[in-house]
């Protein structure tokens, strides 16, 4: 300076749950708690999953059930989840 992330030490993050603050919600932050994790650092580009919102007013004006009370999707806007996966991007200690 480059390679890979196999072992060991030292560090390092912390689901679930519980308690507090916040958010229509899905979450999120704070503390306590470890299930795990070598990018479980940081990015919403792509794909997914979720939340809200639309989804038409006297008529016409998406689809399927219902059968006059609706109910359920697709669309449609916005968020969320980086611990869902891909992808970008940086990188400690030890190695070679």
């Nucleotide at each position: 300076a480059g390679c890979a992330c196999u072992u060991a030490a030292g560090g390092g993050c912390a689901a679930a749950c519980c308690c507090g603050u916040u958010g229509c919600a899905a979450g999120a932050c704070g503390g306590g708690g470890a299930c795990g994790c070598a990018a479980a650092g940081c990015c919403u580009c792509c794909g997914a999953u979720c939340u809200c919102c639309u989804g038409a007013a006297g008529a016409c004006u998406c689809c399927g059930c219902a059968a006059c009370g609706g109910c359920g999707g697709a669309u449609u806007g916005a968020g969320a989840u980086a611990g869902c996966g891909g992808g970008g991007u940086u990188g400690c200690c030890g190695g070679c």
A computed fold for a 96-nucleotide RNA from a Gammaproteobacteria bacterium, annotated as c-di-GMP-I riboswitch aptamer.
The model forms 94% of the base pairs in the Rfam consensus.
The sequence was found by an Rfam model in a public genome assembly.
The source organism's lineage runs through Bacteria, Pseudomonadati, Pseudomonadota and Gammaproteobacteria.